[in-house]
RNA sequence: GGGGCCGUAGCUCAGCUGGGAGAGCGCUUGACUGGCAGUCAAGAGGUCGGCGGUUCGAUCCCGCUCGGCUCCA
Numbered sequence: 001g002g003g004g005c006c007g008u009a010g011c012u013c014a015g016c017u018g019g020g021a022g023a024g025c026g027c028u029u030g031a032c033u034g035g036c037a038g039u040c041a042a043g044a045g046g047u048c049g050g051c052g053g054u055u056c057g058a059u060c061c062c063g064c065u066c067g068g069c070u071c072c073a
Base pairs, nucleotide, nucleotide: 001072002071003070004069005068006067007066010025011024012023013022019056027043028042029041030040031039032038049065050064051063052062053061
């Protein structure tokens, strides 16, 4: 220098054929309990890496770019 894959909640990750942003764990509050453990219920938490484009509409499609892993040179 060229190719491929990955980037979504604090962590690990889903997200179908473009239209609702989600799960588990963790966190907060409440109930039960002798109890800071356990079970149950409710809740908070997101620039979907960044910028631009296409579209009525983008996590998703296109271009550029940043970071990580990897292959070739």
Predicted 3D model of a 73-nucleotide RNA (transfer RNA) from a Bdellovibrionales bacterium. The prediction has a mean pLDDT of 81. Rfam family: tRNA. The family's RNA type in Rfam is transfer RNA. From the family's description: Transfer RNA (tRNA) molecules are approximately 80 nucleotides in length. Its family is annotated with triplet codon-amino acid adaptor activity in the Gene Ontology. The organism belongs to Bdellovibrionales, within Bacteria.